Formats: sequence, structure tokens, C1' cells
RNA sequence: GCCGAAGUGAUGAAAUUGGCAGACGUGUCAGACUCAAAAUCUGAUGUCCUUCGGGACGUGCCGGUUCAAGUCCGGCCUUCGGCA
Repeated sequence: GCCGAAGUGAUGAAAUUGGCAGACGUGUCAGACUCAAAAUCUGAUGUCCUUCGGGACGUGCCGGUUCAAGUCCGGCCUUCGGCA
């Protein structure tokens, strides 16, 4: 240099025929249980704004297509694999 694959919450990962993003697990926080702890169970857990009713943004980055994009198209960045 060329070809291919991947990039999603704190973290491992789903959602691939374009139609509610984050299911499920780990971690963290709160509660239950316990003399106490562990284990177990229950609930919560992206960011910002808010008149607390809600609203806006968010899938590596920048554009494009579309009523609608994590998903399709173009360029770029990073990582991994192959070829030279």
C1' cells in the first nucleotide's frame, strides 16, 4: 500500500428483512433477610435542561439517503486478521 472484520451505557454483549436503542449478564447504589457479614431476593442505574408535568440529545467521528438509520451509502479515525 491492497483486501476483509469490528467499534453500542461503568463493563461483557443483544437488537442486521431499516420501525419503542441498550434485552440478558457483571458492576455500582438503595432496600429486604441476618446479631453482623456472605449468599439469596426486590428496586434503581446514559448525558443535559426543567416551571418536576416533561423536554432535548445520545450506537467511534463528519456528511448523505429515507416519513423513519445502530442497521443502507460516501469520507475519515481506532483496533484486529489476511496479502504484498
A computed fold for an 84-nucleotide RNA from a Clostridiales bacterium, annotated as transfer RNA. It matches the Rfam family "tRNA". By type it is a transfer RNA. It was read from a public genome assembly. The coordinates come from a structure-prediction model, not an experiment, and the mean pLDDT is 80.